[in-house]
């Protein structure tokens, strides 16, 4: 050069085209304890750009753009 895959929170991962994008870790605060850790409670944070299709798109297509494989 051609194919395949994959992109969602700080990380790691869900989520038949329709509910307020959810959960563990983490991180900040509470409470608690003599003090610290654990363990509870609560906060905060994401659908890689751009365009299409549908009433509705994280989710189908298209194309960029990063990653990751296989072939030559």
């Nucleotide at each position: 050069g051609c194919c395949c895959c994959u992109a969602u929170a700080g990380u790691u991962c869900a989520a038949u085209g329709g509910a307020u994008a959810g959960a563990a870790c983490u991180g900040u605060g509470g409470a608690c304890u003599u003090c610290u850790a654990a363990g509870c409670c609560a906060c905060u944070a994401a659908u890689g750009g751009g365009g299409g299709u549908u009433c509705g798109a994280u989710u189908c297509c298209c194309u960029c753009u990063g990653g990751g494989g296989g072939c030559a």

A computed fold for a 72-nucleotide RNA from Candidatus Doudnabacteria bacterium RIFCSPHIGHO2_02_FULL_43_13b, annotated as transfer RNA. Taxonomically the source falls in Candidatus Doudnaibacteriota (Bacteria, Bacteria candidate phyla). Rfam family: tRNA. Rfam's curators write: Transfer RNA (tRNA) molecules are approximately 80 nucleotides in length. It is annotated as a transfer RNA.